[in-house]
RNA sequence: AACGACACUGUUGGAGAGCGGGUCGGCCCCCCGGGCCGGCCCCACCGAAGGGGCAAACCGUCGGCGCGGCCGGCGGCGAAUCUCUCAGGUACCAGGACAACAGGGUUCCG
Numbered sequence: 001a002a003c004g005a006c007a008c009u010g011u012u013g014g015a016g017a018g019c020g021g022g023u024c025g026g027c028c029c030c031c032c033g034g035g036c037c038g039g040c041c042c043c044a045c046c047g048a049a050g051g052g053g054c055a056a057a058c059c060g061u062c063g064g065c066g067c068g069g070c071c072g073g074c075g076g077c078g079a080a081u082c083u084c085u086c087a088g089g090u091a092c093c094a095g096g097a098c099a100a101c102a103g104g105g106u107u108c109c110g
Stems, first nucleotide, its partner, number of pairs: 004107003008103006018043001020042010044090003050086001051084003058076008
């Protein structure tokens, strides 16, 4: 260098859960009513942006034993699509873990 790995970019696919209520502001309309957008608050929910938590194994230490090891306590390290629901989300749009393809970049052997 190739393959691979990592991150980035592009394309495609991509689940779940209320088009909830109240209030304030802006805009619009067929105008004393209605619609849309945004902020705040409340209730109900979702988990696949992000974030938090931990099992075994391994390591250290203390104690015990049948002692080239085993068992237990404590601590360290320690994953997820598990779990929490902080954040985010609950019609469309947008977002979206992850997957495939492509592009160049970094890196790995010699």
Glycine riboswitch aptamer from an uncultured Planctomycetaceae bacterium, 110 nucleotides, folded computationally.
The model forms 90% of the base pairs in the Rfam consensus.